Two RNAs folded together computationally: RNase P RNA and transfer RNA, 416 nucleotides in total. It holds a member of the Rfam family "Bacterial RNase P class A". By type it is a ribozyme.

RNA sequence: AGGCCGGGUGACCGCGAGGCUCGCAAGAGCUUCGAGGAAAGUCCGGACACCACAGGGCAGGACGCUGGGGAAAUCCCAGGGGGCGAAAGCCGACGGAAAGUGGAACAGAAAGCAAACCGCCGCCGAGGCGUUCUCCGGAGGUCUCGGCGGUAAGGGUGAAACGGUGGGGUAAGAGCCCACCAGCGCCGCGGUGACGCGGCGGCUCGCUAAACCCCGUCCGGUGCAAGGUGAAGCAGAUCCCGCCGACGCGGCCCGCCGAGGGAUCGGGUACACCGCUCGAGCCGUAGGGCAACCUCCGGCCUAGAUGGAUGGUCAUCCAAGACAGAAUCCGGCUUAGAGGCCU
RNA sequence: GCCGGAGUAGCUCAGCUGGUAGAGCAGCUGAUUUGUAAUCAGCUGGUCGGGGGUUCGAUUCCCUUCUCCGGCU
Numbered sequence: 001a002g003g004c005c006g007g008g009u010g011a012c013c014g015c016g017a018g019g020c021u022c023g024c025a026a027g028a029g030c031u032u033c034g035a036g037g038a039a040a041g042u043c044c045g046g047a048c049a050c051c052a053c054a055g056g057g058c059a060g061g062a063c064g065c066u067g068g069g070g071a072a073a074u075c076c077c078a079g080g081g082g083g084c085g086a087a088a089g090c091c092g093a094c095g096g097a098a099a100g101u102g103g104a105a106c107a108g109a110a111a112g113c114a115a116a117c118c119g120c121c122g123c124c125g126a127g128g129c130g131u132u133c134u135c136c137g138g139a140g141g142u143c144u145c146g147g148c149g150g151u152a153a154g155g156g157u158g159a160a161a162c163g164g165u166g167g168g169g170u171a172a173g174a175g176c177c178c179a180c181c182a183g184c185g186c187c188g189c190g191g192u193g194a195c196g197c198g199g200c201g202g203c204u205c206g207c208u209a210a211a212c213c214c215c216g217u218c219c220g221g222u223g224c225a226a227g228g229u230g231a232a233g234c235a236g237a238u239c240c241c242g243c244c245g246a247c248g249c250g251g252c253c254c255g256c257c258g259a260g261g262g263a264u265c266g267g268g269u270a271c272a273c274c275g276c277u278c279g280a281g282c283c284g285u286a287g288g289g290c291a292a293c294c295u296c297c298g299g300c301c302u303a304g305a306u307g308g309a310u311g312g313u314c315a316u317c318c319a320a321g322a323c324a325g326a327a328u329c330c331g332g333c334u335u336a337g338a339g340g341c342c343u
Numbered sequence: 344g345c346c347g348g349a350g351u352a353g354c355u356c357a358g359c360u361g362g363u364a365g366a367g368c369a370g371c372u373g374a375u376u377u378g379u380a381a382u383c384a385g386c387u388g389g390u391c392g393g394g395g396g397u398u399c400g401a402u403u404c405c406c407u408u409c410u411c412c413g414g415c416u
Stems, first nucleotide, its partner, number of pairs: 001343005007317007015034008036323001040334002043332005048223004055254004060219005065079005080094001082091003095214002100212002102208002117155002119151011132139002163181006182204001184201007227274004236265006248256001281300004286295003318321001344415007353368004362399001370386005392408005
């Protein structure tokens, strides 16, 4: 790091469901089955049901390397590249910043079609110094101050300063030139591809999209308290909108339907049945595949409640039993979690 | 069960197109008063529910988790 298990056995009492038998019925007896790896959080995705046989565009939302798997997914597997690490290995929402808009506090000269604070260098002017040359008019040197200009190598600020290191070059400098490295573009080879390797070229085009946005792919809404059937019971009142088009959908448009719809208060009932559990199911074997997974064959039926069942006591064994309990179902993710076994 | 919303000082709330978090009440100190209240001046007090990520930088954006509240038969 990955996988599996997660108290065992026996007795007694008790609970829910199915089946069989008895009983007119209420019920009784026998028998079988009866929580999890997370049933949890409800974070994603579906099945299913209704909304008009649920339709279209905009808006809005989600996702984003490549290949494969899967019904689909903020899912899984393998690979590529990136980051961390001495290594084994681990981690991640990993498209686009030369389409556009915006942001970068404080500090700093300057935070984006760059910029001159200190420093370095050149020219001009003024002044001081004191040596060299001199045709005695000056010229040159050095220092200080002022002005004009060049310069991004150095200092300083910052999270970040317009490629990095070394050499040449220059008044001082600079991809200005050269070598290597990083990055960009083109070509060739390898690979299904992401990409890798090699060569050539012009010399540099910063950060932020979990900011708006652009590109690509996908998405109608509501959730089993969906929805349907039967029975019982009751009492309506007020206001608003509306056949000049309400409502049906968070808003708009096209199209469809065609008369009721919404809010507040009050009254009644909260019973039975369906949906409801056989399903993208579980186990074993064989084959394909690196794997996720898929296919063939054989076997199995494994909770279905509606105040809501799966528990308690005793004995015994050991390593002394954690987190926690279905509520339409399924696939994932995340979180909680004592102990044991295997690789 | 299903679907929504909110956690910021002791209390009630602002602040969210990212840049060192504020207001009122409460608390403390001083002034005023014979004393108290009221008033005036000043001060204290914050893991922004917890953890992780994006970013130079997170109360704000994203993910996860905890707690509380509301609606639907």